[in-house]
RNA sequence: UGACUGUUUCAGGAAUGGGUGAAAUUCCCUAUCGGCGGUAUACUCCGCGAGCCUUCGGGCCGAGCCGGUGCAACUCCGGCAGCGACGGUCAAAGUCCGGAUGAAAGAAACGAGGU
Numbered sequence: 001u002g003a004c005u006g007u008u009u010c011a012g013g014a015a016u017g018g019g020u021g022a023a024a025u026u027c028c029c030u031a032u033c034g035g036c037g038g039u040a041u042a043c044u045c046c047g048c049g050a051g052c053c054u055u056c057g058g059g060c061c062g063a064g065c066c067g068g069u070g071c072a073a074c075u076c077c078g079g080c081a082g083c084g085a086c087g088g089u090c091a092a093a094g095u096c097c098g099g100a101u102g103a104a105a106g107a108a109a110c111g112a113g114g115u
Base pairs, nucleotide, nucleotide: 005111006110007109008108009107010106017029018028019027031095032094033084034083035048036047037046038045043082044081051060052059053058064080065079066078067077068076086098087097088096
């Protein structure tokens, strides 16, 4: 220095103000949030995790365009738009409550052996 391997730690954010109503942080207006790896910096590209289903082999799994700069951007800048698990609930939820003091993509630190 490289490959293999072990341990530990870390690893998800967000409802403000108003309207209707018997009842809604769930509807409407407004507000607000965006896991991990890759790549010109990504909620929308590619892949993964999470989530759901399962005959345990596996399967399902959201949403972006236009213009500009540039060698290079579906990632930056400008404009307009769109999306968001499951269960619960006086009324339908990305934002409330719950599984979850969980799990995990992965990140970092430290150690041992061999070459």